């Protein structure tokens, strides 16, 4: 330099051919239980879906540029 893959909650991740309010586990906060904890049970918070732009009635998903990480070739 050319090409390929990956990026979604604090962490690990799901999301069919583009379609319903972007879900789950762990963690976390509060409550229950307990003599107190752990475990267990209940409820909740937490997401500009890496960033900009575009296509579309509709984008996590398609197109384009950029950023970061990984890889192949030279």
């Nucleotide at each position: 330099g050319u090409c390929c893959c990956u990026a979604u909650a604090g962490c690990u991740u799901a999301a069919u051919c583009g379609g319903a309010u972007a879900g789950a586990g762990c963690g976390u906060a509060c409550g229950g239980c307990u003599a107190c904890g752990a475990a267990c049970c209940g409820u909740g918070a937490g997401g500009u879906u890496g960033g900009g732009g575009g296509u579309u009635c509709a984008a996590g998903u398609c197109c384009u540029c950029c950023u970061a990480g990984g890889g192949a070739c030279g």
This is a predicted structure of a 74-nucleotide RNA (transfer RNA) from a Bacilli bacterium. NCBI's taxonomy places the organism under Bacteria, Bacillati, Bacillota, Bacilli. It matches the Rfam family "tRNA". By type it is a transfer RNA. The prediction has a mean pLDDT of 80.